[in-house]
RNA sequence: UGGAUCAGGGCGCCGCUGCGUGGCGACACGCAGAGGAAAGUCCGGACUCCAGACAAAUUCCAUCCUCCGGGAUGGAGGGGGCAGUGAGCCUGGUAACGCCAGGGCGGGGCGACCCGACGGAAAGUGCAACAGAGAGCAGACCGCCGAUGGUUCUUCGGAACACAGGCAAGGGUGAAAGGGUGGGGUAAGAGCCCACCGCCGCGCUGGCAACAGGGCGGGCAUGGCAAACCCCUCACGGAGCAAGACCAAAUAAGCCGGCGUGCUGAGCGAUCAGUGAGGAUUGGCCCGAUCGAGCCGGCGGGUAGGUUGCUUGAGGUGGAUGGCGACAUCCAUCCCAGAGGAAUGGCGCCCCAGGCCGCAAGGCGGGACAGAAUCCGGCUUACCGAUCCACCAC
RNA sequence: GCGCUCGUAGCUCAGCUGGAUAGAGCAUCAGGCUUCGAACCUGAGGGUCGGGAGUUCGAAUCUCUCCGGGCGCACCA
Numbered sequence: 001u002g003g004a005u006c007a008g009g010g011c012g013c014c015g016c017u018g019c020g021u022g023g024c025g026a027c028a029c030g031c032a033g034a035g036g037a038a039a040g041u042c043c044g045g046a047c048u049c050c051a052g053a054c055a056a057a058u059u060c061c062a063u064c065c066u067c068c069g070g071g072a073u074g075g076a077g078g079g080g081g082c083a084g085u086g087a088g089c090c091u092g093g094u095a096a097c098g099c100c101a102g103g104g105c106g107g108g109g110c111g112a113c114c115c116g117a118c119g120g121a122a123a124g125u126g127c128a129a130c131a132g133a134g135a136g137c138a139g140a141c142c143g144c145c146g147a148u149g150g151u152u153c154u155u156c157g158g159a160a161c162a163c164a165g166g167c168a169a170g171g172g173u174g175a176a177a178g179g180g181u182g183g184g185g186u187a188a189g190a191g192c193c194c195a196c197c198g199c200c201g202c203g204c205u206g207g208c209a210a211c212a213g214g215g216c217g218g219g220c221a222u223g224g225c226a227a228a229c230c231c232c233u234c235a236c237g238g239a240g241c242a243a244g245a246c247c248a249a250a251u252a253a254g255c256c257g258g259c260g261u262g263c264u265g266a267g268c269g270a271u272c273a274g275u276g277a278g279g280a281u282u283g284g285c286c287c288g289a290u291c292g293a294g295c296c297g298g299c300g301g302g303u304a305g306g307u308u309g310c311u312u313g314a315g316g317u318g319g320a321u322g323g324c325g326a327c328a329u330c331c332a333u334c335c336c337a338g339a340g341g342a343a344u345g346g347c348g349c350c351c352c353a354g355g356c357c358g359c360a361a362g363g364c365g366g367g368a369c370a371g372a373a374u375c376c377g378g379c380u381u382a383c384c385g386a387u388c389c390a391c392c393a394c
Numbered sequence: 395g396c397g398c399u400c401g402u403a404g405c406u407c408a409g410c411u412g413g414a415u416a417g418a419g420c421a422u423c424a425g426g427c428u429u430c431g432a433a434c435c436u437g438a439g440g441g442u443c444g445g446g447a448g449u450u451c452g453a454a455u456c457u458c459u460c461c462g463g464g465c466g467c468a469c470c471a
Base pairs, nucleotide, nucleotide: 001390002389003388004387005386006385008351009350010349011348012347013346014345016033017032018031019030020029021028022027035369039380040379042378043377044376045375046374047240048239049238050237059076060075061074062073063072064071065070079287080286081285082284084236085235086234087233088232089103090102091101092100093099104118105116106115107114108113119231120230124229125228126225127224141171142170143167144166145165148164149163150161151160152159153158179197180196181195182194183193184192198220199218200217201216202215204213205212206211244308245307246306247305254299255298256297257296258295259294262275263274264273265272266271279291280290281289301470302469303468315334316333317332318331319330320329321328322327352367355364356363357362395467396466397465398464399463400462401461404420405419406418407417413451422438423437424436425435426434444460445459446458447457448456
C1' cells in the first nucleotide's frame, strides 16, 4: 500500500417472539431467533395494481433449414411522436444498474499502488467581474528598432533625432495575452526559415474495440467554459406491500366547488341505433385506439378488527468444469427472524482483547457503529478494535 | 415503511438564468429628542448562506454526498 475475515466467548437462572409435538384447556417440552452496514432512501430490479389494442409492423432470444441474400417455427416484448429525465473512453458480466471485471487514455506517488462526471468548443447562441494598452474577426502602456523615407550635423567614412513608420522577442496586468524548446535569420523582430516536440489532414501496421506505433503532407488556421444553453448516441409509461386480494363490522343521508350531460335517425313515449365534442383509460402535451352518462375534488359520517401478500430465494455452504477476471454451468447438501405499540432481553459466575492505577501481587472500570419490517443486487455514510495474506520503501 | 418538500442575521423573508462589500423589515446596542418612558430620527454590531467535497479564474446560486426540520399516504361509504 492492497485484500480478506471477525467484530467478544462459555455455563446457569428468569423472561419475550415464531414454528413443531403433546394436552379439552391453562400450559409443558423441543428447535430457531438482527447486520456488515439491518442506516441514508441515492440508483437498479423482482413482485402487485393501473378496463384495455390477448392484432399487425418493427425489435430481441432460442431452435431448424439455407442457393449465405435470407427464410420457417416457438417464446419474450409491443400504439406513435414531442417535451422531460437520466446515462456518456472501450470490451465484457448481470434480471438490471449510475454497479462490477479486464483493458485504454490522462493525472499523482521513489514505489507497491491510488484517483478520474473520461462524447462534442473548426453546428450555433452565450459567459469571462476586477486589473490591464488589449479578453475574442486581438493589442503598442513600458520597451526594441528606425534598414527605408524625412530633418539636422559632418572630417563625406558616417553620426544624431525618434518625425513617418516597423516589431508581439522582453517587461507589466490577469485565472487566461493567438503553439513550446533550440538554432538560423533580421535594422529590430516574427513559423520568416530549419530541427525536435505538440496540433491538423490522409494512408499503413497491430488490436474485436477504446487506442498505440510509424509514414507522408500542412506553418498553425482550430484559446477556455458544455456540473451554461445546446448538439450527438443510447435508455426510460405511472404508482408503490400503507402495492394488492379476501372476510367481518359499522355509518348517512346530505352539503359545497369544478367540468359535462352535445348532434343525427327511429319511436306517441320509455328507449334503441349511429357519431364522438368534453371526460376517463394512475401525475406534462399532441395524435391514434377503446369506453362512453356522468366524472373529479372537498366537508361531514363510520370502522380502525382478522386472514393473506410474508419470506424457498437472481438463496447459503462445499466441490468440479470453463474464463485473466467479474461471472456462468453442473453436482451434492442445508433451511437460516418474520413482529404488528412492534420479540431478539435481564441477572450471576468464569475466561479473552484493549484501557487506567500500582514496584509487584493485584485492583478499578469496560466491549465500536448500530439495530430487521415485501424481498433482492449495488453505491454512499457510521464504526473501539483484533487477526491473517500479498506487495512496496527505508 | 413509502413518497414529497424546505434549510440565508435572534425572527420573517429576498437574492439562487454564477461576478468579489450577501441585502430588506422586525428585534438588539449606542447617540439624539423628552422631566422620564414609548413612538420618532441618526448610526453601529450581528452571517462558516445547514456541514463536507467537486466543477469553474470565481459558488448562497451548478453537481455529488452527509445532517436537520416539516408535510402527506389505511379501509368503508
Source information:
Two RNAs folded together computationally: RNase P RNA and transfer RNA, 471 nucleotides in total. Rfam match: Bacterial RNase P class A.